The RNA shown here (Glycine riboswitch aptamer) has 120 nucleotides and comes from Marinobacter gudaonensis. It matches the Rfam family "Glycine riboswitch aptamer". Rfam 15.1 lists 9,425 matches to the family in 5,228 species. Its family is annotated with glycine biosynthetic process in the Gene Ontology. The prediction has a mean pLDDT of 78.
Formats: sequence, C1' cells, structure tokens
RNA sequence: CACAUGUCUGCGGGAGAGAUCGGUCCACUUUCCAUGGGUUCAAAAUCCAUGAGCGAUGGUACCGGCGCCGAAGGAGCAACUGCCCCGGAAACUCUCAGGCAAAAGGACCGCUGACAUGAC
Repeated sequence: CACAUGUCUGCGGGAGAGAUCGGUCCACUUUCCAUGGGUUCAAAAUCCAUGAGCGAUGGUACCGGCGCCGAAGGAGCAACUGCCCCGGAAACUCUCAGGCAAAAGGACCGCUGACAUGAC
C1' cells in the first nucleotide's frame, strides 16, 4: 500500500398504506344583511365603498372516529439440546411508537473519507 470486520461522516438510490369522515380554526366568498355616499323632486330600483358573513371551495394546523402500512425505533421466537432454566436471528410475526398527497423520515444497497480491531 492492499485485505476482512465493526462504528461514524458525506453523497446517491430507496417501498408500502384514506389527498378518508366529522368537528374546530384560518383563507376566500357572487346568498342574505347593516352603514355611508352617488343618481332621483322623492321613493323603489341601481352604482361605489366599508363591515359582517350562509353555502361552496381550499389550507397547513388541532381534536376525535373508522380503515390501512411496515423498512426509524421497540417487542416476540425456531433450530441449537435427552429434560428444566438461561441464552438465542431476521427483510418472519406484533403494531406500542411511527407512518398513509408533497416535504421530512426511511431498513437496506452503492461510493468516498476517518477511526478501531484482526490477519498477512
């Protein structure tokens, strides 16, 4: 220098499952309403401005419900072993947690660098 294993940094790739329902909040608002002004002899009607704002729509957010996913994390166990206890893996299983548009995250894979151990 190079090899193997492990840890960490950086870069790249990286799946699955409701953009679900209801409520609250925010935004928007052409129904309706209030106030002021214009037009009119006056009123109605109509125009402008301000305020409030149903319904619809949208939105990250919060709460609740049902459904679903497994590849952060977590938990469980087979062989091993004639018996008991202990130990005992995962991409298997469970879904506590997490997640179900995008973003973020993401087991794992590839590349790079650093450190440690081992062997030569």